[in-house]
Context: one part of a larger RNA
Molecule: small-subunit ribosomal RNA, 3' major domain
Organism: Pseudorhodobacter wandonensis
RNA sequence: UGACGGGGGCCCGCACAAGCGGUGGAGCAUGUGGUUUAAUUCGAAGCAACGCGCAGAACCUUACCAACCCUUGACAUGGAUAUCGCGGCUCUGGAGACAGAGCUUUCAGUUCGGCUGGAUAUCACACAGGUGCUGCAUGGCUGUCGUCAGCUCGUGUCGUGAGAUGUUCGGUUAAGUCCGGCAACGAGCGCAACCCACACUCUUAGUUGCCAGCAUUCAGUUGGGCACUCUAAGAGAACUGCCGGUGAUAAGCCGGAGGAAGGUGUGGAUGACGUCAAGUCCUCAUGGCCCUUACGGGUUGGGCUACACACGUGCUACAAUGGUAGUGACAAUGGGUUAAUCCCAAAAAGCUAUCUCAGUUCGGAUUGGGGUCUGCAACUCGACCCCAUGAAGUCGGAAUCGCUAGUAAUCGCGUAACAGCAUGACGCGGUGAAUACGUUCCCGGGCCUUGUACA
Numbered sequence: 001u002g003a004c005g006g007g008g009g010c011c012c013g014c015a016c017a018a019g020c021g022g023u024g025g026a027g028c029a030u031g032u033g034g035u036u037u038a039a040u041u042c043g044a045a046g047c048a049a050c051g052c053g054c055a056g057a058a059c060c061u062u063a064c065c066a067a068c069c070c071u072u073g074a075c076a077u078g079g080a081u082a083u084c085g086c087g088g089c090u091c092u093g094g095a096g097a098c099a100g101a102g103c104u105u106u107c108a109g110u111u112c113g114g115c116u117g118g119a120u121a122u123c124a125c126a127c128a129g130g131u132g133c134u135g136c137a138u139g140g141c142u143g144u145c146g147u148c149a150g151c152u153c154g155u156g157u158c159g160u161g162a163g164a165u166g167u168u169c170g171g172u173u174a175a176g177u178c179c180g181g182c183a184a185c186g187a188g189c190g191c192a193a194c195c196c197a198c199a200c201u202c203u204u205a206g207u208u209g210c211c212a213g214c215a216u217u218c219a220g221u222u223g224g225g226c227a228c229u230c231u232a233a234g235a236g237a238a239c240u241g242c243c244g245g246u247g248a249u250a251a252g253c254c255g256g257a258g259g260a261a262g263g264u265g266u267g268g269a270u271g272a273c274g275u276c277a278a279g280u281c282c283u284c285a286u287g288g289c290c291c292u293u294a295c296g297g298g299u300u301g302g303g304c305u306a307c308a309c310a311c312g313u314g315c316u317a318c319a320a321u322g323g324u325a326g327u328g329a330c331a332a333u334g335g336g337u338u339a340a341u342c343c344c345a346a347a348a349a350g351c352u353a354u355c356u357c358a359g360u361u362c363g364g365a366u367u368g369g370g371g372u373c374u375g376c377a378a379c380u381c382g383a384c385c386c387c388a389u390g391a392a393g394u395c396g397g398a399a400u401c402g403c404u405a406g407u408a409a410u411c412g413c414g415u416a417a418c419a420g421c422a423u424g425a426c427g428c429g430g431u432g433a434a435u436a437c438g439u440u441c442c443c444g445g446g447c448c449u450u451g452u453a454c455a
Base pairs, nucleotide, nucleotide: 001455002454003452004451005450007449008448009447010446011445012444013443015439016438019403020402021401022400023399026316027315028314029313030312031311032310033309034307035306042053043052064302065301066300067299068298069297070296073127077126078125079123080122081121082120083119084118087104088103089102090101091100092099093098107117108116109115129291130290132289133288134287138285139284140280141279142278143276145274150189151188152187153186154185155184156165157164158163169180170179171178195268196267197266198265200236201235202234203233204232205231206230209226210225211224214223215222239262242256243255244254245253246252318396322355323354324353325352326351327350334344335343336342362393367388368387369386370385371384372383373382409431410430411429412428413427414426415425
């Protein structure tokens, strides 16, 4: 100087408390461990691995296993020789890769010379190739403490020196934010602001959008209009600016006015010096090592989907604040090659009827049968529909998680990737709460100080 303390002081955070809803019990989905297996490819491991890499494993993907094949190779550059293309179709053997046969088509330029370009085949060698190893050789990217308020430098001063000072102190702030003081005076990276969206107003513009008034229609449908809604470009608006109190006449804090919005308006993007030899050599790049008729390449089939068990994350429930039947409106984000024009389109809510507390008209697992769709192909191993079947489950031990407002809870909708497959992920809107006395305690963090046999 740090680090640590079941030392002290001050402060903060859904950290506790106050509340609301869950997880842990059940069934299923999904990931992981374990076990099994020819293979169940590999990685991720407290927080910060475990619906993670995977925005989607039937083949492909695919890296794994078995069998069958290839060896200058599926791909690149270079040499020699040959051909003039390539390609398409049919047949035979084969699981296919592949092998053989037949038909069809006949590259461009040209100085008409295989001369130039390009393509194909063969040969030999340099080489290709490797999702093989090392993330403890690395780049790049990422997680985490943490959007926490910190981390440093120059000059000066102090100290033999390591170092200190500044950055400590009194106030204050979300903030090393600002004010005051001070052997310090300044500065940099962070904080804040600058960026985007939402909330208000104005200007411009008025079709595909809108319809107040005037006609018209089943219908903004048509005429007409651009006021309103909306759209999309610009501008304004919030700064403790104003008033009162308080404070040290400061920074600020408390209350008020006006205002669409008030003290960081709300949300996002933005992540300092560094920590964890954190993660990734399987995105990519790359040093070294290793394989080279194989640890490379191709194909068919299987596996990644196994199942005494254990854990994580979810979905659906256990019902009457409900189920069922009928009726019944109202969105937004997006997508569809183009499209404010057309299409994809809600559910909960509300109203009526019924069920009457039961393992039930709750719950839907499981199983049998029949189909639809995608796709060469649904056996291993897809999704959905119909009929039948009708399991566990009556609110969950110890323990544990999220959330402070348009939030939690609840309801549906869309998108990416995708032939098909969503209870996952990322977004969107509808309905819409309760509670916070407070900081003693638990956890994490910041500053000062103290002890130390630790570095």